[in-house]
RNA sequence: AGAGUUUGAUCAUGGCUCAGGACGAACGCUGGCGGCGUGCCUAACACAUGCAAGUCGAACGGGGAUUUUGUUUCGGCAGAAUCCUAGUGGCGAACGGGUGAGUAACGCGUAGGCAACCUGCCCUCCAGACGGGGACAACAUUCCGAAAGGGGUGCUAAUACCGGAUACGAAGGAGCCAUCGCAUGGUGGUUCUUUGAAAGAUGGCCUCUACAUGUAAGCUAUCGCUGGGGGAUGGGCCUGCGUCCGAUUAGCUGGUUGGUGGGGUAACGGCCUACCAAGGCGACGAUCGGUAGCCGGUCUGAGAGGAUGAACGGCCACAUUGGGACUGAGACACGGCCCAGACUCCUACGGGAGGCAGCAGUGGGGAAUCUUCCGCAAUGGGCGCAAGCCUGACGGAGCAACGCCGCGUGAGUGAGGAAGUUUUUCGGAACGUAAAGCUCUGUUGUUCCUGACGAACGUGCCACCUAUCAACAACGGGUGGCAAUGACGGUAGGGGACGAGGAAGCCACGGCUAACUACGUGCCAGCAGCCGCGGUAAUACGUAGGUGGCAAGCGUUGUCCGGAAUUAUUGGGCGUAAAGCGCAUGUAGGCGGUGGAUUAAGUCUGUCGUGAAACUGCGGGGCUCAGCCCCGUAUGGCGAUGGAAACUGGUCCACUUGAGUGCAGGAGAGGAAAGGGGAACUCCCAGUGUAGCGGUGAAAUGCGUAGAUAUUAGGAGGAACAUCAGUGGCGAAGGCGGCUUACUGGGCUUUAACUGACGCUGAGGCUCGAAAGCGUGGGGAGCAAACAGGAUUAGAUACCCUGGUAGUCCACGCUGUAAACGAUGAUUACUAGGUGUGGGGGGACUGACCCCUUCCGUGCCGCAGUUAACACAAUAAGUAAUCCACCUGGGGAGUACGGCCGCAAGGCUGAAACUCAAAGGAAUUGACGGGGGCCCGCACAAGCAGUGGAGUAUGUGGAUUAAUUCGAAGCAACGCGAAGAACCUUACCAAGUCUUGACAUCGUACGCAUAGCAUAGAGAUAUGUGAAAUCCCUUCGGGGACGUAUAGACAGGUGGUGCAUGGUUGUCGUCAGCUCGUGUCGUGAGAUGUUGGGUUAAGUCCCGCAACGAGCGCAACCCUUACUGUUAGUUGCUACGCAAGAGCACUCUAGCAGGACUGCCGUUGACAAAACGGAGGAAGGUGGGGAUGACGUCAAAUCAUCAUGCCCCUUAUGACUUGGGCCUCACACGUACUACAAUGGCUGUUAACAGAGGGAAGCGAAGCCGCGAGGUGGAGCAAAACCCCAAAAGCAGUCUUAGUUCGGAUUGUAGGCUGCAACCCGCCUACAUGAAGUCGGAAUUGCUAGUAAUCGCGGAUCAGCAUGCCGCGGUGAAUACGUUCCCGGGCCUUGUACACACCGCCCGUCACACCAUGGGAGUUGGUAACACCCGAAGUCAGUAGUCUAACCGCAAGGAGGGCGCUGCCGAAGGUGGGAUCGAUGGCUGGGGUGAAGUCGUAACAAGGUAGCCGUA
Repeated sequence: AGAGUUUGAUCAUGGCUCAGGACGAACGCUGGCGGCGUGCCUAACACAUGCAAGUCGAACGGGGAUUUUGUUUCGGCAGAAUCCUAGUGGCGAACGGGUGAGUAACGCGUAGGCAACCUGCCCUCCAGACGGGGACAACAUUCCGAAAGGGGUGCUAAUACCGGAUACGAAGGAGCCAUCGCAUGGUGGUUCUUUGAAAGAUGGCCUCUACAUGUAAGCUAUCGCUGGGGGAUGGGCCUGCGUCCGAUUAGCUGGUUGGUGGGGUAACGGCCUACCAAGGCGACGAUCGGUAGCCGGUCUGAGAGGAUGAACGGCCACAUUGGGACUGAGACACGGCCCAGACUCCUACGGGAGGCAGCAGUGGGGAAUCUUCCGCAAUGGGCGCAAGCCUGACGGAGCAACGCCGCGUGAGUGAGGAAGUUUUUCGGAACGUAAAGCUCUGUUGUUCCUGACGAACGUGCCACCUAUCAACAACGGGUGGCAAUGACGGUAGGGGACGAGGAAGCCACGGCUAACUACGUGCCAGCAGCCGCGGUAAUACGUAGGUGGCAAGCGUUGUCCGGAAUUAUUGGGCGUAAAGCGCAUGUAGGCGGUGGAUUAAGUCUGUCGUGAAACUGCGGGGCUCAGCCCCGUAUGGCGAUGGAAACUGGUCCACUUGAGUGCAGGAGAGGAAAGGGGAACUCCCAGUGUAGCGGUGAAAUGCGUAGAUAUUAGGAGGAACAUCAGUGGCGAAGGCGGCUUACUGGGCUUUAACUGACGCUGAGGCUCGAAAGCGUGGGGAGCAAACAGGAUUAGAUACCCUGGUAGUCCACGCUGUAAACGAUGAUUACUAGGUGUGGGGGGACUGACCCCUUCCGUGCCGCAGUUAACACAAUAAGUAAUCCACCUGGGGAGUACGGCCGCAAGGCUGAAACUCAAAGGAAUUGACGGGGGCCCGCACAAGCAGUGGAGUAUGUGGAUUAAUUCGAAGCAACGCGAAGAACCUUACCAAGUCUUGACAUCGUACGCAUAGCAUAGAGAUAUGUGAAAUCCCUUCGGGGACGUAUAGACAGGUGGUGCAUGGUUGUCGUCAGCUCGUGUCGUGAGAUGUUGGGUUAAGUCCCGCAACGAGCGCAACCCUUACUGUUAGUUGCUACGCAAGAGCACUCUAGCAGGACUGCCGUUGACAAAACGGAGGAAGGUGGGGAUGACGUCAAAUCAUCAUGCCCCUUAUGACUUGGGCCUCACACGUACUACAAUGGCUGUUAACAGAGGGAAGCGAAGCCGCGAGGUGGAGCAAAACCCCAAAAGCAGUCUUAGUUCGGAUUGUAGGCUGCAACCCGCCUACAUGAAGUCGGAAUUGCUAGUAAUCGCGGAUCAGCAUGCCGCGGUGAAUACGUUCCCGGGCCUUGUACACACCGCCCGUCACACCAUGGGAGUUGGUAACACCCGAAGUCAGUAGUCUAACCGCAAGGAGGGCGCUGCCGAAGGUGGGAUCGAUGGCUGGGGUGAAGUCGUAACAAGGUAGCCGUA
């Protein structure tokens, strides 16, 4: 620090996801040790049991125990000491410990204030402590009660309680003086007056006093007590600032805001009360709702931030729920009290008891969180003079890998690279120096021994010094010495011995992301964080081997931050990706021109205070290191104070350039009102006139003989204003268009007289705002939703046509939306140019025009710059500034609910659940278009001959069958594989057989077999017999070939997969294309080149050009054919009369050359390429034909030519045999043949003329036989020699238009040939028979010259079998104006939502399943208020019903007090109507998702009616 994922690819936008860190965690697998930490996040749910707050006998009386003294009537009595203690009393219990429910608050944080306060114990200072009194517990006794507990009577003490005295201070009141302060006011001094205190205990002593031995009320020390001043500590109150979300919460408030009097409090205060006033808070977010303890800190982050508030520390709140006070220095009190509610327990039913959110622990809840441990040894706290007691605070141990840190599970050596496992191309490779083996070590472990630090305060004892004192006593203070004190713990640590011995797992291995193979599985099982894997070769599932990572842990899940600049202050955007309000005006607010003066709020700076500790950073130190612990240092905030004055702000003075006013001029569909105008249209009336009009792609509905349309004249009506007219004008936008008149807004130019910053923007507010729509009243010609009819169509609720109502028009009112768009907010300034146009001004010119210049508006092009690109570019989307609005993935959804507005329609505001991994932008390359342009092709057209109709042949489909083997499927399957199925072929079927096999290799044994013959059988085969006796090499041992037998390895498969493959082939297409290197352009995909202008059959060539070159294709080179020359000539040829011979001129053959290149001429063209015409030439513009097939497309064809991976069969899916089938036949299609006849048939003439082939298991001559097929025959020929071999169309005669002398199917009979065999199922011949068919519907094929058409000939396959196929020659045409259209193709361009590429994509209803959600008669629950009722406890107030120790009084009585009663307030409860939030609800609405469903075809191309927005 980034990465994956939208696309065919690209850039940008944008979401989703991942890699990191952290955790009070949980779960899965695994688990050796130690240290340090941490451990109910859920039910503030309920709690059994034990413990968690007591202590003081030196405050007090009593009681008990032990010891003991005295006395005794031996029963006791009176004491003393020590210890214990229920009660009275004091202090503590308000700390410590727990929890986070409540709380959005002065609760917390921070900084201040109190001149408005309190403070027990502690420190210090001042002053005191005199003298009395009356009770109540305990106790005794009695009564009630189950208990808890309570009542009565009687006795008694105090540091308990109450009067009195005293009063330095203090407090209250009334004055005076001084001084200080920000206001109220404070402080100090002084005078008068009023009020109010106290307690003793213990030790010692006899100096003083009293009694007088020794004690005490004496003295003394200590601890206490009282009144004050001060301090310290702790608290209380007030204030500035900060402190979550929601505006679908906008208004809230009655003690409310303030004042006065009174009360209350420690204290200010509506804190409370009476009266008076009507205020107070709020868009800088009141009120309401939701959520939440706050902070130091913690986690993360580069930081800014974000999240969080476990443990530790500070503050707050709470203690079963709610209320209340009492005591006290302090509480409205966790282990106190009272009341009410719920719950639990006891009960004798009358009544009582309780509160773990203390430590353990239990149940419950939950994914989940520990021992009913030890100890007060340490630290700290309470009480005490102290010893000491108490202390679940605390110190420790236990449990838990919950976290962090550390250690170990061994080290060295060891290659026959062991065994084993995995894999393999079978050679090997990997685990792997890993193991074993050998040599060591001893951390840890086991065991034996030893054994700490934490402990020193304090106390006790001894000694000494010292204050006080009469004192050497006692006590206080101090110094030294001695002694005791450890839960942890026999722990840490140390020493010895034993012994590699007891100690490694988890996750991952497709990419992100380090790490790969085998087997199994077969869209199954499963995986998955995202993309995505799995449908028979899965590095993605499961297992194994291996590898990678981490390691006593490893993974998963959850949460937070990061990455995410994805809420953007740092640090984003808004033309098209999400995003500029439809437009203006203007309030608050924000921002604001020039000069000067002043101030010091902002700003900058110095100093001071604070910012607790812990934590973090940095520097050190201690545990063997580290974690952990200790020390030092640092801290951006806030406050106080001093200074500076540039900038911002405040105040003041001035200015004119921003803004505005005035004077002058001029343009305009700017607005609103009234008046008048012509063309067109419809209607009415009349005339002329006659059969149609109208409408469409074509029609029909419609109108018209009752006279239309057309035409003429007259009249009526409403709406809109042609030409001018223009990317011209005006307006803020919407919008505005005939003419005239009056009214009126704004802008522009010139001038520079006036004001003097008066400005810009603008949340809310308010105004305007197309069309459609709504209300009321008019109007209504044309047009025209709805509607009707006619067409179209599969349908047509549409497009087209004929009609037609709202509406469109006017007036007034409402609505308030549009793709209200420049998809571009307003304002200001600046930043190259060029060229139009509208309105002004200035200059120049004698003058119009032209020209120069300037201001305002409106367009185009274009530089810099910007931009993802497209594009924008002085009218910015550039550079800056100010202000406002808006955006944050797609869908759900601009929907629901709520609110506001509206007559309604609806508008504005505006979510969530759920769901997806995309949605979207710009550009690129293709492909496609019922887009465009150019061009080509037998593509059309022009022609010729056909197919489609008939019969037959053949192939296919279908049907049939035991089988009709398999493949090929639009073009590019269908006379195709098959260049030839009677058996064989043959793969299919039936039946019969074989199992190492019909075929190959290897081992062993034997050297035989076998042919032939006979028998059985359909045959394969089986049985018997069986002559002769094999070949090659040899070192003579043998070996090999061949055959038989036998064992297992294996053979075999036309079984599957052409979608696992090789090879081969088809097709686009013999179309002219397809690419590369370098350069250049572009962020990039890509582009350029290859486009453009010409030209060509051609990306052929030329020119131009940011391209220059090159490759595969084209062309050429190759074969053949056409001409000539030359050479050679036998089997060819012949000028020699024939033969022989001779010869090689000719024909011919086959070698080599030549020839053709737009080379020459002319015209056109651009001076090019080239085209056209011509000459010459056998041939002329690639002369004709062939071979030759670019990059690629179609998962095209073929596993059945062959080869081949994997899978499958193995007495069968292999092999053999016989027979059958591939040849079936209601039917359909393709390809052919023969015809339908006279351009013909038949007969004759045998009288002519080819080319190319084939031939030895062959071609087969002549001759003879047969009507013929053929037979016989056997010459010649391995072929320029012989044979096949006859060429046929031709020519002549006849037939004369008919189902024929056409046509030959079908059938019968008789034959021939091949072959083991022609029944299924061959070919041919003769005779006889003589179907259909008279030129073929829709549709459709081939062909442009030696071509079509027509005529025959040959060959392959082959025993035989061709109408097929492949070749050959003979005769030999017609037509092409041309490119509008059909088909296919090429190039350029355009649109695209397509890229599996239009056989594409994609929308909506309906049907089914599931999910979440809205409405819903309602039902039910919660919450917070309000009104009223009732009113506990209790404070406060009142009250004389009752009671009453202290004080007063002789007494009566009083003062005061308690109880009771009453009143205000008051919790819970009750009633009521609303509010709000959930849950649920028959039914219902839409939404989302789902594999193949149904119906259509809306959108994307001109998507076949351009699309879209608003409205009905």
This is a predicted structure of a 1512-nucleotide RNA (small-subunit ribosomal RNA) from an uncultured rumen bacterium. Model confidence (mean pLDDT): 83 of 100. Rfam family: Bacterial small subunit ribosomal RNA. Rfam links the family to the GO terms structural constituent of ribosome and ribosome. RNAcentral holds the sequence, with entries from ENA and SILVA.